[in-house]
RNA sequence: CGCCAUUGGCUGGGGUGCCAAGGACGGACCUGCGCCGUCCCUGGCUGAGAAAACACCCAUCGAACCUGAUCUGGAUCAUGCCAGCGAAGGGAGCCCGGGCGAUUUCAGG
Numbered sequence: 001c002g003c004c005a006u007u008g009g010c011u012g013g014g015g016u017g018c019c020a021a022g023g024a025c026g027g028a029c030c031u032g033c034g035c036c037g038u039c040c041c042u043g044g045c046u047g048a049g050a051a052a053a054c055a056c057c058c059a060u061c062g063a064a065c066c067u068g069a070u071c072u073g074g075a076u077c078a079u080g081c082c083a084g085c086g087a088a089g090g091g092a093g094c095c096c097g098g099g100c101g102a103u104u105u106c107a108g109g
Stems, first nucleotide, its partner, number of pairs: 001101004008095003011059004017045004022040006065090003071084004
């Protein structure tokens, strides 16, 4: 220096949606048990993770996640459910450590 394997430490980055029942509060309407909004809570869907964590995932070898995007097609009760877009544009890093090979230098025989 190259290849292979690759854990740990510290630090940092990231998302939390959809459907239904119940409850609380608020709002519009002349009024309401109806409607709308927010929150709480229970169940259901996908997922590693769906409001809460000392969790989960990801950290340049970067598809964690964001943007495009109130995007396009399909499926679904519904959805950021699946696919496309797409190796497109962005995106959070340092340290310790293993094996094999090559090259060079120095020392000794």
A computed fold for a 109-nucleotide RNA from Allostella humosa, annotated as TPP riboswitch aptamer (THI element). Its mean pLDDT, the model's own confidence on a scale to 100, is 78. Its Rfam family is "TPP riboswitch aptamer (THI element)". Rfam describes the family as follows. Vitamin B(1) in its active form thiamin pyrophosphate (TPP) is an essential coenzyme that is synthesised by coupling of pyrimidine and thiazole moieties in bacteria. The previously detected thiamin-regulatory element, thi box was extended, resulting in a new, highly conserved RNA secondary structure, the THI element, which is widely distributed in eubacteria and also occurs in some archaea. Analysis of operon structures identified a large number of new candidate thiamin-regulated genes, mostly transporters, in various prokaryotic organisms. The THI element is a riboswitch that directly binds to TPP to regulate gene expression through a variety of mechanisms in archaea, bacteria and eukaryotes. through a variety of mechanisms in archaea, bacteria and eukaryotes.